[in-house]
Context: one part of a larger RNA
RNA sequence: CGCUUGAGGGGAGUUGACCCUAGUACGAGAGGACUGGGUUGAACAGACCUCUGGUCUACCGGCUUUGCCACCAGGUGAAGCGCCGGGUAGCUAUGUCUGGAUGGGAUAAGCGCUGAAAGCAUCUAAGCACGAAGCCCACCCCAAGAUUAGGCGUCGUCCGCAAGGACAUGGCUUGGUCGCAGACUACGACCUCGAUAGGCUCUAGGUGUAAGAUCCGCAAGGAUUUGAGCCAAGGAGUACUAAAAGCC
Numbered sequence: 001c002g003c004u005u006g007a008g009g010g011g012a013g014u015u016g017a018c019c020c021u022a023g024u025a026c027g028a029g030a031g032g033a034c035u036g037g038g039u040u041g042a043a044c045a046g047a048c049c050u051c052u053g054g055u056c057u058a059c060c061g062g063c064u065u066u067g068c069c070a071c072c073a074g075g076u077g078a079a080g081c082g083c084c085g086g087g088u089a090g091c092u093a094u095g096u097c098u099g100g101a102u103g104g105g106a107u108a109a110g111c112g113c114u115g116a117a118a119g120c121a122u123c124u125a126a127g128c129a130c131g132a133a134g135c136c137c138a139c140c141c142c143a144a145g146a147u148u149a150g151g152c153g154u155c156g157u158c159c160g161c162a163a164g165g166a167c168a169u170g171g172c173u174u175g176g177u178c179g180c181a182g183a184c185u186a187c188g189a190c191c192u193c194g195a196u197a198g199g200c201u202c203u204a205g206g207u208g209u210a211a212g213a214u215c216c217g218c219a220a221g222g223a224u225u226u227g228a229g230c231c232a233a234g235g236a237g238u239a240c241u242a243a244a245a246g247c248c
Base pairs, nucleotide, nucleotide: 001153002152003151004150008142009141010140011139014042015041016040017039018038019037020036026031044099045098046097047096048095052093053092054091055090059086060085061084062083063082064079065078066077067076068075069074103137104136105135110130112128113127156167157166158165159164170248171247172246173245174244175191176190177189178188179187196242197241198240199238200237201236202235203234205231206230207229212225213224214223215222216221
């Protein structure tokens, strides 16, 4: 440095309905099991975001009043994000998945075996066998400050008599770029031998056909260019920008 054991501690522990056994046992009938097996739920708990939804004031579009960019067009400020329609990542539940199982040990009430005291009887006095959703394990989590501080693996080469030196390897601190980690700290990734973040390119996905121009219409408006334009937190690529020194 890495991997662990588990003394000890914590969590969980619930339950319905239906089907088969079987309309069987039982019962005159009405009715209707024990037992064993299966299916599906409720509530609860944990995890997650593929689906269904919510949110999404860093995305896109529409609409109104008013100010400004001289005017038109196009934009932009304010009006609770001005109002409205959608919505990625993330976070989420009402969404999805999973769980309670099973088995063992010792027992409670209870049921017994053998059996005297007490020639009988008696589950008890000696002895022995069963017996719960409960107890201890088993399941999940934490865990060697368990100071009794555990266990396992690994920890150089060369020169030199030695002291020591050279190289390699490993570690640490602070600083920096950051994170799905986080109040701070801590934890984790990276620091040029570099994809850590930003930028850029491509892409997923969102919105829904930008501006300008041309054509049609007296006009409001429509059509074409055009699934266009724009785009946050997603993915990939790319050193353009920003990411070091010191110590052992």